About this RNA: This is a predicted structure of a 73-nucleotide RNA (transfer RNA) from a Eubacteriaceae bacterium. Taxonomically the source falls in Eubacteriaceae (Bacteria, Bacillati, Clostridia, Eubacteriales). The prediction has a mean pLDDT of 80. Rfam family: tRNA. By type it is a transfer RNA. It was read from a public genome assembly.
[in-house]
RNA sequence: GGGGGCAUGGCGCAGUUGGGAGCGCGUCUGAAUGGCAUUCAGAAGGCCGGGGGUUCAAGUCCCCCUGUCUCCA
Numbered sequence: 001g002g003g004g005g006c007a008u009g010g011c012g013c014a015g016u017u018g019g020g021a022g023c024g025c026g027u028c029u030g031a032a033u034g035g036c037a038u039u040c041a042g043a044a045g046g047c048c049g050g051g052g053g054u055u056c057a058a059g060u061c062c063c064c065c066u067g068u069c070u071c072c073a
Base pairs, nucleotide, nucleotide: 001072002071003070004069005068006067007066010025011024012023013022019056027043028042029041030040031039032038049065050064051063052062053061
């Protein structure tokens, strides 16, 4: 220098055909219990790496950029 993958709550990930942003762990609250453990119930927390475009509508499609992993040179 060139090709490809990834970037979504605190952490790990899903979102397969453009229309509901979700799961597990963690956190907080409540209940059970002798118990700050365990079980159950509930809640808070992200507008999806940044910018632009297409569309009635974009996490999802297109372009540029950034970071990271990997392959080639």